[in-house]
Molecule: Glycine riboswitch aptamer
RNA sequence: UUGAUGGUACUCUGGAGACGCCCGUUUUUUUGUUGCGGGGGCCGAAGGUGCAAACGAUUUUAUCGUAAUCUCUCAGGCAAAAGGACAGAGACACCUUU
Numbered sequence: 001u002u003g004a005u006g007g008u009a010c011u012c013u014g015g016a017g018a019c020g021c022c023c024g025u026u027u028u029u030u031u032g033u034u035g036c037g038g039g040g041g042c043c044g045a046a047g048g049u050g051c052a053a054a055c056g057a058u059u060u061u062a063u064c065g066u067a068a069u070c071u072c073u074c075a076g077g078c079a080a081a082a083g084g085a086c087a088g089a090g091a092c093a094c095c096u097u098u
Base pairs, nucleotide, nucleotide: 003098004097006095007094008093010090011089012088013087014086019040021039022038023037024036025035041078042077043076047074048072050070054066055065056064057063058062
């Protein structure tokens, strides 16, 4: 320098689940809408927590380490919108390895 692998970021497309909950107050002629406060219920696929039959390491019959769509629901969410793990396609900026 070039190619390839892996990762991060970018663009497009798809993308689930669960109360349009209840009470008080505010706004309003009144209801609804709006703001604020309170109450319980629920979801898991942003992020985060936790873990090991298995695998690896070691000072070896024990100790340590490693994961998720599992788990907990801290956070977030429960009409639509937004977000959304993940998947496909594109583009080729950065990092890592070779």